[in-house]
A computed fold for a 130-nucleotide RNA from Peribacillus kribbensis DSM 17871, annotated as FMN riboswitch aptamer (RFN element). NCBI's taxonomy places the organism under Bacteria, Bacillota, Caryophanales, Peribacillus, Peribacillus kribbensis. The model forms 97% of the base pairs in the Rfam consensus.
RNA sequence: AUAGUCCUUCAGGGUAGGGUGAGAUUCCCAGCCGGCGGUAAUGAGAUUGCUCUAAGCCCGCGAGCCGUAAAAGGCAGGAUUUGGUGAGAUUCCAAAGCCGACAGUAUAGUCUGGAUGGGAGAAGGACAAU
Numbered sequence: 001a002u003a004g005u006c007c008u009u010c011a012g013g014g015u016a017g018g019g020u021g022a023g024a025u026u027c028c029c030a031g032c033c034g035g036c037g038g039u040a041a042u043g044a045g046a047u048u049g050c051u052c053u054a055a056g057c058c059c060g061c062g063a064g065c066c067g068u069a070a071a072a073g074g075c076a077g078g079a080u081u082u083g084g085u086g087a088g089a090u091u092c093c094a095a096a097g098c099c100g101a102c103a104g105u106a107u108a109g110u111c112u113g114g115a116u117g118g119g120a121g122a123a124g125g126a127c128a129a130u
Stems, first nucleotide, its partner, number of pairs: 001130002004127007017029003031110002033100002035061004043052003056098002064075003080096005102113003
């Protein structure tokens, strides 16, 4: 350094204000939020070949339900365009849009609940091997 096994820890944000109504953080006006890995024309460090960093809507994954001894497996579940630069951008810059599991309740991405749960994965450590 490489791949492997095991252990530990960590691993999600958000209704301000107003309207209608008997009742709504659920409707209407308006506001707010963006998990994990990959990709990368950004930016920074270093200095010639590296490191870190940049996507909710590009690719994949997770959270729910079924199933299993445990797995495997199955089902459900969302969204982007236009302009600019350029050899090259759904990622940069500008603008305008759009989306968000299940159960409860006046119809919920945001409240309450399953959940002191689970988890994509991240960091650290141990072991033996090459």